This is a predicted structure of a 476-nucleotide part of an RNA (small-subunit ribosomal RNA, 3' major domain) from an uncultured Actinomycetes bacterium. Its mean pLDDT, the model's own confidence on a scale to 100, is 85.

Context: one part of a larger RNA
RNA sequence: UGACGGGGGCCCGCACAAGCGGCGGAGCAUGUGGCUUAAUUCGACGCAACGCGAAGAACCUUACCAAGGCUUGACAUGUAUUCGAAAGCCUAUGGAAACAUAGGCCCUCUUUCGGGACGGAUACACAGGUGGUGCAUGGUUGUCGUCAGCUCGUGUCGUGAGAUGUUGGGUUAAGUCCCGCAACGAGCGCAACCCCUGUCCCAUGUUGCCAGCAUUUAGUUGGGGACUCAUGGGAGACUGCCCCGGUCAACGGGGAGGAAGGUGGGGAUGACGUCAAAUCAUCAUGCCCCUUAUGUCUUGGGCUGCACACGUGCUACAAUGGCCUGUACAAUGGGCUGCGACGGGGCGACCUAGAGCGAAUCCCUUAAAACAGGCCUUAGUUCGGAUUGGAGGCUGCAACCCGCCUCCAUGAAGUCGGAGUCGCUAGUAAUCGCGAAUCAGUAUGUCGCGGUGAAUACGUUCCCGGGCCUUGUACA
Numbered sequence: 001u002g003a004c005g006g007g008g009g010c011c012c013g014c015a016c017a018a019g020c021g022g023c024g025g026a027g028c029a030u031g032u033g034g035c036u037u038a039a040u041u042c043g044a045c046g047c048a049a050c051g052c053g054a055a056g057a058a059c060c061u062u063a064c065c066a067a068g069g070c071u072u073g074a075c076a077u078g079u080a081u082u083c084g085a086a087a088g089c090c091u092a093u094g095g096a097a098a099c100a101u102a103g104g105c106c107c108u109c110u111u112u113c114g115g116g117a118c119g120g121a122u123a124c125a126c127a128g129g130u131g132g133u134g135c136a137u138g139g140u141u142g143u144c145g146u147c148a149g150c151u152c153g154u155g156u157c158g159u160g161a162g163a164u165g166u167u168g169g170g171u172u173a174a175g176u177c178c179c180g181c182a183a184c185g186a187g188c189g190c191a192a193c194c195c196c197u198g199u200c201c202c203a204u205g206u207u208g209c210c211a212g213c214a215u216u217u218a219g220u221u222g223g224g225g226a227c228u229c230a231u232g233g234g235a236g237a238c239u240g241c242c243c244c245g246g247u248c249a250a251c252g253g254g255g256a257g258g259a260a261g262g263u264g265g266g267g268a269u270g271a272c273g274u275c276a277a278a279u280c281a282u283c284a285u286g287c288c289c290c291u292u293a294u295g296u297c298u299u300g301g302g303c304u305g306c307a308c309a310c311g312u313g314c315u316a317c318a319a320u321g322g323c324c325u326g327u328a329c330a331a332u333g334g335g336c337u338g339c340g341a342c343g344g345g346g347c348g349a350c351c352u353a354g355a356g357c358g359a360a361u362c363c364c365u366u367a368a369a370a371c372a373g374g375c376c377u378u379a380g381u382u383c384g385g386a387u388u389g390g391a392g393g394c395u396g397c398a399a400c401c402c403g404c405c406u407c408c409a410u411g412a413a414g415u416c417g418g419a420g421u422c423g424c425u426a427g428u429a430a431u432c433g434c435g436a437a438u439c440a441g442u443a444u445g446u447c448g449c450g451g452u453g454a455a456u457a458c459g460u461u462c463c464c465g466g467g468c469c470u471u472g473u474a475c476a
Base pairs, nucleotide, nucleotide: 001476002475003473004472005471007470008469009468010467011466012465013464015460016459019424020423021422022421023420026315027314028313029312030311031310032309033308034306035305042053043052064301065300066299067298068297069296070295073126077125078124079123080122081121082120083119084118088105089104090103091102092101093100094099107116108115109114128290129289131288132287133286137284138283139279140278141277142275144273149188150187151186152185153184154183155164156163157162168179169178170177194267195266196265197264199235200234201233202232203231204230205229209224210223213222214221238261241255242254243253244252245251317417321376322375323374324373325372326371333364334363335362338357339356343352344351345350383414388409389408390407391406392405393404394403430452431451432450433449434448435447436446
C1' cells in the first nucleotide's frame, strides 16, 4: 500500500422487511449428470454451466459408429510428360449408394504446323484435418457492475516503499455539486450529446382519414384536409418562477403553471481492472501430431437410447371455473421457390380453386381474455388431460428407428405441494392472446407486440452483495 475481520461509523441495492405470484409434490416438454451403447460427436460446471453454443439432429446438417469406396485427393495454385470429337448430357449392366464398365451425342482460334479453355492419366511441389494445446495467442464474450470509481502531470511532505490531490463539513442517482484544505490542474468513467415514447404547432394529404354535403351493401363513390394517422421540421422542462429550510452555498421540502417536474418513462452506451473465467468447434493463428489417413465420398445407424438424480419451463388440480351459443375491441411484424382471398367439398386436420398483392392498397388476420344468455353444483366430476388403440391429413426422395396436425375411442397422476428457494416497486407483477427469426416440415424455447391490470414499501435491527472513512493483523 492492499486484502481480510463472527471490528467500528456512514450509505446504497427487490438485499431484508411489507405484499403479489411462483418453483420444490403430479403429468409432460426441454437441457444436464449418470447408466447403457458399435456410436449414444464436441464444448459449457457456484453466483457468471444445465429451453446454454443449437434462430429449429428423419436424410443432409454431423463433427460420432458400422460397412463399402478414393489416394495430388471433396477444395487451391503450379511444373513436366501424355491422352481426349471439350466441359457435359443420355442409355445399358453391376451395386445399398458412392462408384465401376460399355455405348451414343457434343467446343473453339488459325491457311497449316500448332495453340486455347476444359477434362482424364502419371510423376512432383502440395492440399486437407470440427486432431491436441484457450495454461503459447489475436479477436470476441461473460462477470463484479451502469457499481462510482480508476489514474496522471507539476508542486509539496517522507531516507524510502509511498502519501497528498481523491481526505474533511454538507449534498447527490453519481469522485454530482458547494464550502474548506499544500495543493493546483488534467484524463478515463458519471452526466449530457444519440434512438423510442408522452403534449402542442407548421408543412404535406395517398394506398391513410370522414366532421359537414351528396351517394351506397360497404369511406363504396363524388368530394373534403377539419379530425385520426403517417412522414419531415420545430416548440416544450431549465429547480426557470414563488414560499420555507440551509452557511449568503450546493441542495432539500412544499406550491403555481403545465401534456409532462426535478434524471418525465424506456433503450443504446459497460472506466482502470478481477476471475491463467469462456471460446483453437465461428474465424484467425504459434507449436505439436495425422498424410492409402486423425484426409475425403457414400449407404445405414447414432446424436431421440433409460433402474435413476438435478435445472429450466408448459399444463393442471377447478365455480374469480369448465362447456355451449351470441357479440365487441389491438399492436408489432411477414409475404413472389412467397402470402394466398371469394366460392365449393370434408365432422376436422385439410383439399379444390385461383382473385389480389413485391403491398398504409391484397393476403397472413376470426385476436384472446372481456361482455350477454344458458347448462354444470363440489364429484377425481361436463375438473384434468397423460397414456394407448383405430382411422386420416400435411411436408418431404423418404416420417420404422425419429416429425407435426386432425377425428373417434381411451381416460393416468394430480384435490395447491416438506425442508428450502425464486421473480417483481407501475402500465410493473399477474393474466390473455398475436407476430417474427430459424425453417421443406417440426416451438411449452427465444426475441418482439399489444389487451386487461393489482397489492405493498413502517423501516434499515438482521441475511446477501456493494461503495466511502477508520481500526487491528503473526496474511501478500